[in-house]
RNA sequence: GGGCUCUUAGCUCAGUUGGUUAGAGCGCUACCUUGACAUGGUAGAGGUCACAGAUUCGAGUUCUGUAGAGCCCACCA
Numbered sequence: 001g002g003g004c005u006c007u008u009a010g011c012u013c014a015g016u017u018g019g020u021u022a023g024a025g026c027g028c029u030a031c032c033u034u035g036a037c038a039u040g041g042u043a044g045a046g047g048u049c050a051c052a053g054a055u056u057c058g059a060g061u062u063c064u065g066u067a068g069a070g071c072c073c074a075c076c077a
Stems, first nucleotide, its partner, number of pairs: 001073007010026004019057001028044005050066005
């Protein structure tokens, strides 16, 4: 330098053929339960879907660029 894949909550991840409200588990907070802790139960907070732009009535999903991560190839030595 060329190609491919990935980026969604604090962490690990799902999200179907573009559609009406963005989710799960763990973690966190409060309460209940206990003499106390743990377990268990109930409720809650937490997201510019990496960033910017385009297409569309409508984008996490399609397209382009940028950034980061991983893999392969080439080049140099």

A computed fold for a 77-nucleotide RNA from Bdellovibrionales bacterium CG10_big_fil_rev_8_21_14_0_10_45_34, annotated as transfer RNA.
The sequence is in RNAcentral, with records from ENA.
It matches the Rfam family "tRNA". By type it is a transfer RNA. Its family is annotated with triplet codon-amino acid adaptor activity in the Gene Ontology.